[in-house]
RNA sequence: CCCGCCGGACGGGCAGUCGCCGCGCCGUUUUCGGCGAGGAGGAAAGUCCGGUCUCCACAGGGAAGCGUGCCGGCUAACGGCCGGGGGGCCGCUCUCAAAGGGCGGUUUACGGAAAGUGCCACAGAAAAUAUACCGCCCGGUUUCGGCUGGGUAAGGGUGAAAUGGUGCGGUAAGAGCGCACCGCGCCCGGAGUAAUUCGGGUGGCAGGGCAAACCCCACGCGGAGCAAGACCAAAUAGGGGACGAGCGGUGUCCCGCCGCGUUAAAGUUCCGGGUAGGUUGCUUGAGUCCGGCAGUAAUGCCGGAUCUAGUUGAAUGACUGCCGCCUCGGUUCGCCGAGGAACAGAAACCGGCUUACAGUCCGGCGGGUCCA
RNA sequence: GGGCCCGUAGCUCAGUGGAUAGAGCAGCCGCCUCCUAAGCGGCAGGUCGUGCGUUCGAGUCGCACCGGGCCCA
Numbered sequence: 001c002c003c004g005c006c007g008g009a010c011g012g013g014c015a016g017u018c019g020c021c022g023c024g025c026c027g028u029u030u031u032c033g034g035c036g037a038g039g040a041g042g043a044a045a046g047u048c049c050g051g052u053c054u055c056c057a058c059a060g061g062g063a064a065g066c067g068u069g070c071c072g073g074c075u076a077a078c079g080g081c082c083g084g085g086g087g088g089c090c091g092c093u094c095u096c097a098a099a100g101g102g103c104g105g106u107u108u109a110c111g112g113a114a115a116g117u118g119c120c121a122c123a124g125a126a127a128a129u130a131u132a133c134c135g136c137c138c139g140g141u142u143u144c145g146g147c148u149g150g151g152u153a154a155g156g157g158u159g160a161a162a163u164g165g166u167g168c169g170g171u172a173a174g175a176g177c178g179c180a181c182c183g184c185g186c187c188c189g190g191a192g193u194a195a196u197u198c199g200g201g202u203g204g205c206a207g208g209g210c211a212a213a214c215c216c217c218a219c220g221c222g223g224a225g226c227a228a229g230a231c232c233a234a235a236u237a238g239g240g241g242a243c244g245a246g247c248g249g250u251g252u253c254c255c256g257c258c259g260c261g262u263u264a265a266a267g268u269u270c271c272g273g274g275u276a277g278g279u280u281g282c283u284u285g286a287g288u289c290c291g292g293c294a295g296u297a298a299u300g301c302c303g304g305a306u307c308u309a310g311u312u313g314a315a316u317g318a319c320u321g322c323c324g325c326c327u328c329g330g331u332u333c334g335c336c337g338a339g340g341a342a343c344a345g346a347a348a349c350c351g352g353c354u355u356a357c358a359g360u361c362c363g364g365c366g367g368g369u370c371c372a
Numbered sequence: 373g374g375g376c377c378c379g380u381a382g383c384u385c386a387g388u389g390g391a392u393a394g395a396g397c398a399g400c401c402g403c404c405u406c407c408u409a410a411g412c413g414g415c416a417g418g419u420c421g422u423g424c425g426u427u428c429g430a431g432u433c434g435c436a437c438c439g440g441g442c443c444c445a
Stems, first nucleotide, its partner, number of pairs: 001368010012323007020039002023036005041343001045354002048352005053225004065221005070084005085110001086108009111216002116214002118210003133156002135152007164182006183205001184203008229280004239271005246260005287306008325340006373444007382397004390428001399415005421437005
């Protein structure tokens, strides 16, 4: 210098002009104008988790259902984060080499298969109660090709997976049948909060896989959601109280006729629920920045400074100039010209996860090349 | 702001975790017919929406995305 993996930060800057949306002040005060200060993100997204807040429900316990799942810590909480353990992968190293060990990076949905049920296609003798196709060994028989009774699971073969592995002994052939080492189970002891690990003893070794199959165990979960909820409150139609003896229709009017009412009608007035509409909830909060301390870290504590969108037909934009970045072309190596710059966009708020993202910078690890 | 479902051939749909994923209609070729339709025979056509995982094995199981539809307040 280049490449790969992982992690973190940023994601154009300054100035001017014209607009858009709230807020404050002033003026002629719903309208309108002027001035001032402000106005998207790392994901505002998906809505996958957890909470704050609000209303409803609620004696206690259990079941069902859903979710989580190595251990410890952090946190308001979490399926999140940090640290550790075990497993997988990669690299370096110890070793002549292999096995194995050490170191580093990275990754991991990682409780239980000895509670029970279920599944394991095809192939294969056999896929889990066990069993024997070829082969090996012993006996019988034979027409010498074989047939048959038994032993065996070392070898071959099938399969994704075959009932511990390697070696020596042993045997008719074999076999944990015996022994050594490795692996595994159990017991004891040491280290560690624990997961786990180390050492010793012991057991010849028992039942392979799947729980992102049912299930078992442990733990957690009341329901709904800012269209939650609260307040103010038209018109019309219901409801209630008070006053009220006549009222309505037909008809130009009177008489008349019809209907309703005195068990309180019409009308007037008051009250209450509540719709449209409006206000609020609404942004000062697990807030942001700086410094110090504790801790490996996540994080916590202390001190100081600071206020930074709050809309609902839903504002946050456009243009110009200069600078910075990238690409291409030219170059007198001073520069010049052209082009480009992502994903996306608040809607009660907060902590996470996941997904999208042009380009730039920083850190860790590994590899390659060049120079000293 | 919540809840549920779907995606398989051109179309409509099947598909216990197990061989090379099927059916009907449509398409193409042939037979039949004077010709067409109907009928008969044959053929082609698939990133099982995408990716990652679990498993010996995934259209099917899990997770995350993409697209579409329905319901409630």

Two RNAs folded together computationally: RNase P RNA and transfer RNA, 445 nucleotides in total.
It holds a member of the Rfam family "Bacterial RNase P class A". Gene Ontology terms of the family: ribonuclease P activity, tRNA processing and dimeric ribonuclease P complex. About the family: Ribonuclease P (RNase P) is a ubiquitous endoribonuclease, found in archaea, bacteria and eukarya as well as chloroplasts and mitochondria. It is annotated as a ribozyme.